[in-house]
RNA sequence: UUGUUGGAGAGUCUUCGCAAAUGCGAAGCGCCGAAGGCGCAAUAACCGCUAGGAAACGCUCAGGCAAAGGGACGGCAA
Numbered sequence: 001u002u003g004u005u006g007g008a009g010a011g012u013c014u015u016c017g018c019a020a021a022u023g024c025g026a027a028g029c030g031c032c033g034a035a036g037g038c039g040c041a042a043u044a045a046c047c048g049c050u051a052g053g054a055a056a057c058g059c060u061c062a063g064g065c066a067a068a069g070g071g072a073c074g075g076c077a078a
Base pairs, nucleotide, nucleotide: 001078002077003076004075005074006073011029013028014027015026016025017024018023030065031064032063036061037059038058039057043052
């Protein structure tokens, strides 16, 4: 890297519209964090300034809150 497989969290909430439809769209409030994105500590050994500076930590822009899909990360194989 590829294949395969496991894989959490949070309202299938409220209102309106369309519609054959258990479906779709819009708005609103409440939430989640494990796609992505952004941010930071230690970093010594005179003092000061500056740069770099991790994450499953924080922020929630994005994404998500029935199922499906996605999914960090892991297992197996090449």